Transfer RNA from a Patescibacteria group bacterium, 74 nucleotides, folded computationally. Rfam family: tRNA. The organism belongs to Bacteria candidate phyla, within Bacteria.
[in-house]
RNA sequence: GCCCUCGUAGUGUAACUGGAUAACACGCUUCCCUCCGAAGGAAGAAACUGGCAGUUCAAAUCUGCCCGAGGGCA
Numbered sequence: 001g002c003c004c005u006c007g008u009a010g011u012g013u014a015a016c017u018g019g020a021u022a023a024c025a026c027g028c029u030u031c032c033c034u035c036c037g038a039a040g041g042a043a044g045a046a047a048c049u050g051g052c053a054g055u056u057c058a059a060a061u062c063u064g065c066c067c068g069a070g071g072g073c074a
Base pairs, nucleotide, nucleotide: 001073002072003071004070005069006068007067010026011025012024013023019057028044029043030042031041032040050066051065052064053063054062
């Protein structure tokens, strides 16, 4: 330098070939339970999906360029 894969709540993963209020687990907060904790139960907060443009009625999902991570070739 070229090519490929990936980048979603604090962490790890989903989201069927574009249709939606972005889901699940762990973690976190509050409450119940308990003498107090743990376990268990109930409720809740937390990501506008790496960034900026573009396509589209509609984009996490497609396209381009950047940024970052990993890998391959030279």